[in-house]
This record gives sequence, C1' cells and structure tokens, in this order.
RNA sequence: UAAGUAAGGUAAAUGUUCGCGGCUGACAGUGCCGAAAGGCGUCAGGUGAGGAAAGUCCGGGCUCCAUAGGGCAGGAUGCCGGAUAACGUCCGGUGGAGGCGACUCCAAGGAAAGUGCAGCAGAAAUAUACCGCCAGGCAGCUGGUAAGGGUGGAAGGGUAGUGUAAGAGACUACCGCCCGUCUGGUAACAGGCGGGGCAUAUGUAAACCCCAUCCGGAGCAAGACCGAAACGAAACGCGCGUCCUGGGUGACAGGAUGCUUUAGGCCGGCCCGGCUGUUUCAGGUGGGUCGCUUGACUCUGCCGGUGACGGCAGAGCUAGAUAGAUGAACAUUCAUGACAUAACCCGGCUUAUCGCCUUGCUUACUCC
Repeated sequence: UAAGUAAGGUAAAUGUUCGCGGCUGACAGUGCCGAAAGGCGUCAGGUGAGGAAAGUCCGGGCUCCAUAGGGCAGGAUGCCGGAUAACGUCCGGUGGAGGCGACUCCAAGGAAAGUGCAGCAGAAAUAUACCGCCAGGCAGCUGGUAAGGGUGGAAGGGUAGUGUAAGAGACUACCGCCCGUCUGGUAACAGGCGGGGCAUAUGUAAACCCCAUCCGGAGCAAGACCGAAACGAAACGCGCGUCCUGGGUGACAGGAUGCUUUAGGCCGGCCCGGCUGUUUCAGGUGGGUCGCUUGACUCUGCCGGUGACGGCAGAGCUAGAUAGAUGAACAUUCAUGACAUAACCCGGCUUAUCGCCUUGCUUACUCC
C1' cells in the first nucleotide's frame, strides 16, 4: 500500500422566530367549569424519541384470577461448564464443517425399541447378478462370485496383502467402528492398552416416536380508588282504594294490605307554565385520579474474574401523553442526511439502515 477479518462509535451542526406536551417557580381571585370526583389561568425558567422506539419471536418484573400433592394432554428446549431475576440469550470450552490465515458457522441426545418416507437413474434400494471374472457345456444356457465396470446422494467399512477356479473379513496388518479398562480433565472429551471380524448391514427424528429438562392462565384496555346514570334493597313520608277494630249508622282514630304521582310537594305570595317522592345502603356505566416512570437505571473510578459478569465508592435524574406532544419558517456551513416515531417497564433475539470514523488482528507485496 492492497485485500480481508473482528469489535466499537456516530446517526448533520449552529443560531433566530413561531407553535405543541410534561415539569418547576412566581403571581392571581372566598374566580371559572363540573352533580360529584376532580380539573382550569398568566408569566418566567428548564426539558421533550431510537439504535433499532419496529417485528411482537423468547425471557423476566408488576397486576388480577387460579392453585394440597401427583398425573395425563399440550408446548418449548437438547454437547459440557459457567453468567444471570430469567431465557430458546450471553461467556468460556469440546466435537464437527469452511478458510493459506485472522476468523466464521452448527437445532450438536437417540436410527444396535417400533412405524413411516426416500423422485429419477439403475439388473437390484436393504435387497440384487446388467456388463465383467471363474467352472461346466459345441452352443442356447447352468452354477459360483460383489475384486473391476456401469447407475445413483447412498450398492452391505477403507487400503494393502494372503488366499482362491475366480472371489469374498474367509484370513492378516494398519485405519475406522463397537466393547472393556487405565491416565488426564469439574465435565463435554482427549490419549494409551486390551478384546471383538464388525448381521452393530443406507439416509431421514425443524417425520411420527423414545429419553431427559422446563412450563398454571390472562395481560396496563392488567389492575386499584373516587364516582353522575341504569338495575336493585331497606326505612320513612303524602294521597287514594279495600278490609278489620273502636265509635253512633256518620265524622274521626288505629291497624293491615294494595296502588299511586291525575293527589300532594317544589320553583319567594298569586296566575300561567315547568319539575317531581326523600334518605340510606348497594351498584358501578359515561367521567376522574392513580398505576406512569427512581430503575435488575445512567456515568466515573477502584477491586475480583480469561470472559459473560459481579462487588464497593462517588456523582446524576434522562418524555410520560390518553385521540395522543418532537413541528414549521429563515440564515450559515458540511453535504444532498439512510432506516424509522415512545404508549407499563426491563434483558435478549430477529429484521431495516445513506454515509463517515476509531481500534485490534491476518495475508500478500514494496522499502528501511
């Protein structure tokens, strides 16, 4: 210098004016809205989206409901150890795959329990003799054979030799596989030794299935409180009817029961007109308040750890709406600014993303 690899940062900047949502302070009125609960003004100051706020795919907090214990069903996960509130995430290893390398990727238990599926090609796909080879036969052909050829992703472990008519784990050595054992390691696993010819005979379990582990459900429109209305209960009150009792047949009084707002009551006394049981409990709609942002939080330093992460100390407060605020105009500069806009909150994953910058490492070339 070029190519590459890993990790991280930034997400146009500055100023002026206007506007919007929270917050704080000052000022103002025995003010306004509302039945109530509760809310409302003016000025000033300060503050106001993201690395993914997204998808809503995992995990947790929080809330309500359910819940003795156990099981079935269903779902998720699946090498080992650790981190964590927890995880399907992360860190460190093991094994495998790719790359010259830095490094990257892996859903990585079981196919020696059972079932299913496997296009085309090929003679045959879990069983087989098409060509070839060998033996017999004049020949058609019959028998042996999986070394060689051909088909295929896969053809009964591989290579070499012995052996044989030709062949074959039939036998031998090495590699592979399986079993046992020893050593190292917390473990996955690695290495050594011994044994078994290996019918343990293809693949597939993000096919059914088997094994192990984990999982109660719903979600902030959760939920808590206040509370017009509607529905309901009780007590009380006015009037009228019926019945009973007292009384004198009546007026009237008392009781029971039913109905009622045409009676009665209220709107200052009257007319017109209008409204109409009262109280308490219960209830919970419209509405209001809370939940709501101080939190597994952020920054700095030190310590422990390979690391994820943890501990200690100090400092800081960083949107909180409820039809939902982040906008608009102008000026200058760089450039022509991508993906995209919170709605209970966190930890992750996945996906989208114009450019620019920083650091570590690798390979190749050149120069000193």
Model confidence (mean pLDDT): 75 of 100. Predicted 3D model of a 368-nucleotide RNA (Bacterial RNase P class A). The sequence was found by an Rfam model in a public genome assembly. Its Rfam family is "Bacterial RNase P class A". Its family is annotated with ribonuclease P activity, tRNA processing and dimeric ribonuclease P complex in the Gene Ontology. Rfam's curators write: Ribonuclease P (RNase P) is a ubiquitous endoribonuclease, found in archaea, bacteria and eukarya as well as chloroplasts and mitochondria. Of the family's consensus pairs, 93% are formed in the model.